Predicted 3D model of a 76-nucleotide RNA (transfer RNA) from a Clostridia bacterium. It matches the Rfam family "tRNA". Lineage of the source: Bacteria > Bacillati > Bacillota > Clostridia. The sequence is in RNAcentral, with records from ENA.
RNA sequence: CGGGGUGUAGCGCAGUUGGUAGCGCACCAGACUGGGGGUCUGGGGGCCGUGGGUUCAAGUCCCGUCACUCCGACCA
Numbered sequence: 001c002g003g004g005g006u007g008u009a010g011c012g013c014a015g016u017u018g019g020u021a022g023c024g025c026a027c028c029a030g031a032c033u034g035g036g037g038g039u040c041u042g043g044g045g046g047c048c049g050u051g052g053g054u055u056c057a058a059g060u061c062c063c064g065u066c067a068c069u070c071c072g073a074c075c076a
Base pairs, nucleotide, nucleotide: 001072002071003070004069005068006067007066010025011024012023013022019056027043028042029041030040031039032038049065050064051063052062053061
């Protein structure tokens, strides 16, 4: 320098054919327990790396850009 992949809640991941974002763990409250742990019930939390564009509507499509990563090329 060229090409590919990934980026969504604290962490790990899902999200179909564009139609208003979910699961597990963790966290908070309650019940059971002498307490802890554990189990059960309920609850809170993200605008989707970032900036634009298309559209009535974008996590999803298009363009740029940033980070991580893989492959290739180049150099000594």